[in-house]
């Protein structure tokens, strides 16, 4: 320089006009109370200040806060799921260990258990917890061949076939009685034997997952639990339309079931007093909940880090048919056309100026300069901001992004 992998930031600036919402100041005018000052709220003008996001999205988890009078078990649901740490908690982050891609920086991981049971492994293949299709070995018959024999027959082989052995080669498959070698068999098998795997057991390390290392063991248990299911561990509901307060109207209405009940089901035991389901009427207003919060920004200790401590400084929307908008001009990021100094690349100048010696029909570096192509800074012109709007609040995950900067690490080429 490239190429890959990882981190974090911004995500439009500035000016003029002119429109919104919120707080606080002044000034007019009104209303209520009051003798009267004086509070206190309305309207209209005036200043000053503040006003969307990194995802506000998804509503996928987890709180906080509310209210359910309830509390404290059990069954069923549901979740999560090596191991240690953070947090208010999580199904989240941090660090780590084991596997798995990957040359490597990095990346995934639904990561307890297959000796509690159940169940499934399609087709293919001879078979999928069970087995023997070829092959090989060995044996009886039956034919055939070379040899030797007078001949029967015998050695060797070779074809079909019956009995035995065998799971080492071969097919089949995602997976065949652990692999791999060497021996030893009639041929083969862990039949033996070293090493690898698997298992127990000691012993270092390590908080632990788990690693290493010696011993023993011929070796029984294939895979699926994102199958059922079995261990640990945690969940009470409902949700700002939640709750609370002011006004205002109406029917202080009708019917049925219950005295168990009681904010998913079902059940026990305290305690508690209404509970449910159906018809039919009124209101549908305004106030509040509403922003000081497990908040943020700094420096500082601890700590691999997530994160904690400690000083210190900030107040950063709060709207309700829903506010932060419209316009205009400038400059710029990016993108596109075109021109491109300084530069490079390729032909031509040039088989040739200079040079050299082998003195020749030899060798032979360059340069202005021409033409063409690439292209830096720069001038011109056109264009010109991606995803996307708070509604109670927070810590997370997740998905969507025009573009522009700053790292960090890994490899590769280059040069010093």
């Nucleotide at each position: 320089c490239a190429a890959g992998u990882u981190g974090g930031a911004c995500g439009g600036a500035c000016g003029g006009u002119u429109g919104c919402c919120g707080u606080c100041c002044c000034g007019u005018u009104u209303c209520a109370u009051u003798u009267a000052c004086a509070u206190g709220g309305g309207u209209c003008g005036g200043g000053a200040u503040g006003g969307a996001g990194g995802a506000a999205a998804g509503u996928c988890c987890g709180g906080g806060c509310a209210c359910c009078a309830c509390c404290a078990g059990g069954c069923a649901g549901g979740a999560u799921g090596c191991c240690c740490g953070c947090u208010a908690a999580c199904g989240g982050c941090g660090g780590g260990g084991c596997g798995g891609g990957g040359a490597a920086a990095c990346c995934c991981g639904a990561c307890g258990g297959a000796u509690a049971g159940u169940g499934c492994c399609a087709c293919a293949g001879a078979a999928a917890c069970a087995u023997a299709c070829c092959u090989c070995c060995u044996u009886g018959a039956u034919c055939g061949g070379u040899c030797g024999g007078a001949a029967a027959c015998g050695c060797c082989u070779g074809a079909u076939u019956g009995g035995g052995g065998u799971a080492a080669g071969g097919g089949u498959g995602a997976a065949a009685u652990g692999g791999c070698g060497g021996g030893g068999u009639a041929a083969g098998a862990g039949c033996u034997c070293a090493c690898c795997g698997c298992u127990c057991a000691a012993u270092c390390g390590g908080u632990a997952a788990c690693g290493a290392u010696u011993g023993a063991g011929g070796c029984a248990a294939g895979g699926c639990a994102a199958a059922c299911c079995c261990c640990a561990u945690c969940c009470g509901g409902u949700g700002c339309a939640a709750g609370g307060c002011c006004a205002a109207a109406u029917a202080g209405g009708g019917g049925g079931a219950c005295a168990u009940a009681u904010u998913c089901g079902c059940u026990u035991g305290g305690a508690c007093a209404g509970u449910c389901c159906u018809c039919g009427g009124g209101u549908u207003g305004g106030c509040u909940g509403c922003u000081u919060g497990a908040c943020u920004c700094c420096u500082u200790c601890a700590g691999c880090a997530a994160u904690g401590g400690a000083g210190g400084a900030g107040c950063u929307a709060g709207a309700u048919g829903g506010a932060u908008g419209a316009c205009c001009g400038u400059a710029c990021a990016g993108a596109g056309a075109u021109u491109g100094a300084u530069g490079g690349u390729a032909g031509g100048g040039a088989g040739g100026a200079a040079g050299a010696c082998u003195a020749g029909a030899u060798c032979g570096u360059a340069a202005a300069c021409c033409u063409a192509c690439c292209g830096c800074u720069g001038g011109u012109c056109u264009u010109g901001g991606a995803c996307a709007g708070a509604a109670c609040c927070c810590g997370g995950c997740u998905u969507a992004u025009a573009g522009u900067c700053c790292g960090g690490c890994u490899u590769g080429u280059c040069a010093u």

Predicted 3D model of a 416-nucleotide RNA (Bacterial RNase P class A) from a Dehalococcoidia bacterium.
It is recorded under the gene name rnpB.
The coordinates come from a structure-prediction model, not an experiment, and the mean pLDDT is 76.
Rfam family: Bacterial RNase P class A. Gene Ontology terms of the family: tRNA processing, dimeric ribonuclease P complex and ribonuclease P activity.